[in-house]
Context: one part of a larger RNA
RNA sequence: GAUUGAACGCUGGCGGUAGGCUUUACACAUGCAAGUCGAACGAGAAAGUACCUUCGGGUGCGAGUACAGUGGCGGACGGGUGAGUAACGCGUAGGAAUCUGCCUAGCAGUGGGGGAUAGCCCAGAGAAAUUUGGAUUAAUACCGCAUACGCCCUUCGGGGGAAAGAAGGCCUCUGUUGAUGCUCGCGCUAUCAGAUGAGCCUGCGUUGGAUUAGCUAGUUGGUGGGGUAAAAGCCUACCAAGGCGACGAUCCAUAGCUGGUCUGAGAGGACGAUCAGCCACACUGGAACUGAGACACGGUCCAGACUCCUACGGGAGGCAGCAGUGGGGAAUAUUGCACAAUGGGGGAAACCCUGAUGCAGCCAUGCCGCGUGUGUGAAGAAGGCUCUAGGGUUGUAAAGCACUUUCAAUUGGGAGGAAAAGCUAUUGGUUAAUAACCUUUAGCCUUGACGUUACCUUUAGAAGAAGCACCGGCUAACUCCGUGCCAGCAGCCGCGGUAAUACGGAGGGUGCAAGCGUUAAUC
Numbered sequence: 001g002a003u004u005g006a007a008c009g010c011u012g013g014c015g016g017u018a019g020g021c022u023u024u025a026c027a028c029a030u031g032c033a034a035g036u037c038g039a040a041c042g043a044g045a046a047a048g049u050a051c052c053u054u055c056g057g058g059u060g061c062g063a064g065u066a067c068a069g070u071g072g073c074g075g076a077c078g079g080g081u082g083a084g085u086a087a088c089g090c091g092u093a094g095g096a097a098u099c100u101g102c103c104u105a106g107c108a109g110u111g112g113g114g115g116a117u118a119g120c121c122c123a124g125a126g127a128a129a130u131u132u133g134g135a136u137u138a139a140u141a142c143c144g145c146a147u148a149c150g151c152c153c154u155u156c157g158g159g160g161g162a163a164a165g166a167a168g169g170c171c172u173c174u175g176u177u178g179a180u181g182c183u184c185g186c187g188c189u190a191u192c193a194g195a196u197g198a199g200c201c202u203g204c205g206u207u208g209g210a211u212u213a214g215c216u217a218g219u220u221g222g223u224g225g226g227g228u229a230a231a232a233g234c235c236u237a238c239c240a241a242g243g244c245g246a247c248g249a250u251c252c253a254u255a256g257c258u259g260g261u262c263u264g265a266g267a268g269g270a271c272g273a274u275c276a277g278c279c280a281c282a283c284u285g286g287a288a289c290u291g292a293g294a295c296a297c298g299g300u301c302c303a304g305a306c307u308c309c310u311a312c313g314g315g316a317g318g319c320a321g322c323a324g325u326g327g328g329g330a331a332u333a334u335u336g337c338a339c340a341a342u343g344g345g346g347g348a349a350a351c352c353c354u355g356a357u358g359c360a361g362c363c364a365u366g367c368c369g370c371g372u373g374u375g376u377g378a379a380g381a382a383g384g385c386u387c388u389a390g391g392g393u394u395g396u397a398a399a400g401c402a403c404u405u406u407c408a409a410u411u412g413g414g415a416g417g418a419a420a421a422g423c424u425a426u427u428g429g430u431u432a433a434u435a436a437c438c439u440u441u442a443g444c445c446u447u448g449a450c451g452u453u454a455c456c457u458u459u460a461g462a463a464g465a466a467g468c469a470c471c472g473g474c475u476a477a478c479u480c481c482g483u484g485c486c487a488g489c490a491g492c493c494g495c496g497g498u499a500a501u502a503c504g505g506a507g508g509g510u511g512c513a514a515g516c517g518u519u520a521a522u523c
Base pairs, nucleotide, nucleotide: 001523002522003521004520006519007518008517009516010515013370014369015368016367017366018365019363020362021328026326027325028324030323031322032321035073036072037071040070041069048061049060050059051058052057080281081280082279089206090205091204092203093202094201095200098198099197103194104193106191108189109188110187111145113143114142121134122133123132124131125130151160152159153158165186168183169182170181172179173178207253208252209251214244215243216242219241220240221239222238223237224236225235226234256278257277258276259275260271261270262269263268283304284303285302286301287300306317307316308315309314334360336359337358338357342356343354344353345352346351373403374402375401376400383394384393385392386391407464409459412456413455417450422444423443424442425441428438429437467512468511469510470509471508472493473492474491478507479506480505481504482503488495489494
């Protein structure tokens, strides 16, 4: 000199933009953060409303709505944190022995049956959490049968393996309801390819310590067996005795890694906040289940510590999600608004959910921009300070005069972030079809948290807006008074013992400026 996720002191007008627990991976009250689908399924309230009524009520709508249940998809993403990890964890360059829900393309199917079970109802147990028995019922839940050039196994003879339907439209039949057929978009099954994502292996690189020199028994390799989606001591039995190490094994300490950030002319050095990629973790330790994917933050089981409820028999919990509380600390924000946009989950869609996200609030924490007036004005006013008492200086500074009105205040207007979705007509496709569905175009109707938005404009008036540090040398800037080795200053040299430009105050000056200094830290 530059820099910071900074803190402290004094001071503080506005806006934009970014950032905001670096410490206790300490403990957490409360609310919210993951649901959705009736176009998979059986059931099913209520408010309200209309009609009837023998005034008890009944029927229709509400409504296939609410609360639940079965089933499907999603809760493996998104969000947080950096404890652990010196490692194929990360970075980079390669590799072969793999899987991949949803998505895209191709090909072939979607035939015929069965038995249950939740919910509901009945009867219990329990303080609660929860739970038992009985009866009954559905499905895209579950299980067989059939079928299968392509898939799996194979000794090439053969053997094994699927599926589910529901919505819209039309025709025909039917007493309502519904059924057959056709059609359309969706779903389901098998398989092949793609895409995406994931798992695995290897070369090289990746902090300090030798006051850590030897380490290793599934250890190193082989064979048989097992196991995985997949190679492999991954596991196991037997056999052999190997494997690593001064090019630093092992041990100890420290640490998430990277793109990058800061500094520097560079080489380097330091760091790894925000943003992005990867990894690891989810009260502590262990384990598997489900699933395309987890050994799963807001899932399950076991053990432990802690907290809470209890009728003492037994139960419940996990903010390193967003806010917020206590504690720790020099130190770090609101128990806010909205799904309008972007994205995600579910759904055919409308739509629902979304503390992701978009916004707002707080903080000079940083960076950037603007303002706190402009011109004129010598009686060089008054006052202050100083003085050789003449004067000098503060100082064109003020007052006065003439202007301007950014920003803030006030009045009115007012974009963009909005494209969609929906409805109507229409083009093309499909079809037996003018229906339905998909699609093109046109029109209509609307959808904004921010928001009293940005921006423009009206009105008024210099009106509402400057401090901080320093002035001995380094280092830009000097005098007076007080003090008297005292009180004090200080980054280094050093200053102070009666004329201190170095202490304290004042006047003046210098530097930076909504900041200025100090401290800490890096180069």
This is a predicted structure of a 523-nucleotide part of an RNA (small-subunit ribosomal RNA, 5' domain) from an uncultured prokaryote.
RNAcentral holds the full RNA, with entries from ENA.
The coordinates come from a structure-prediction model, not an experiment, and the mean pLDDT is 85.